[in-house]
Molecule: transfer RNA
Organism: Planctomycetota bacterium
């Protein structure tokens, strides 16, 4: 230095054709229990990597810029 993938909750990741930000584990209350652990029910928790563009509207599509993975050199 060049070519490809990926960045979403704390961790593992989904999220179609641009319009609701979600899941399952973990955290936190309540019920249950002699207590614990399981169950059950709420619940809190987000700069969708950053910045610019398009568009009524962007995680999403362009355009760089940063990180990890890898492939050629």
């Nucleotide at each position: 230095g060049g070519g490809g993938a990926c960045g979403u909750a704390g961790c593992u990741c989904a999220g179609c054709u641009g319009g609701g930000a979600g899941a399952g584990c973990g955290c936190c209350g309540g019920c249950u229990u002699u207590g614990c652990a399981a169950g059950u029910c709420g619940g809190a928790g987000g700069u969708c990597a950053c910045g610019g563009g398009u568009u009524c509207g962007a995680a999403u599509c362009c355009c760089g810029u940063c990180g990890u993975c890898u492939c050629c050199a």